[in-house]
Molecule: SAM riboswitch aptamer (S box leader)
Organism: Peribacillus glennii
RNA sequence: UUCUUAUCAAGAGAGGCGGAGGGAAUGGCCCUGUGAAGCCCGGCAACCUUCAAACAAUCGUUUGAAAAGGUGCCAAGUCCUGCAAAGAUUACUUUGCGAGAUAAGAG
Numbered sequence: 001u002u003c004u005u006a007u008c009a010a011g012a013g014a015g016g017c018g019g020a021g022g023g024a025a026u027g028g029c030c031c032u033g034u035g036a037a038g039c040c041c042g043g044c045a046a047c048c049u050u051c052a053a054a055c056a057a058u059c060g061u062u063u064g065a066a067a068a069g070g071u072g073c074c075a076a077g078u079c080c081u082g083c084a085a086a087g088a089u090u091a092c093u094u095u096g097c098g099a100g101a102u103a104a105g106a107g
Stems, first nucleotide, its partner, number of pairs: 001107008013041001015040003021031003027080002042074003047070002049066007078099001082097006
């Protein structure tokens, strides 16, 4: 970097260092010296993982529990966004497909 599968409406500090930026991209709209990014601590969750049970047949599936380890995450729905269809009519809703993020596997 590409492909496959799954998930994306919940959850997470009034801490320390740090000092001006940040929210993927476009356009918006926001957050931020009442301190941004980053680092540390803390926490959330349960994808991988571990354990138990049932089914299954030796691959695995489902359910429940745990959190030591590998990741991830801790403003706003993935902050909103693009395309198509349907509904409703001037600004929305729903569904599907894109785009993106994360995990696991493969090249």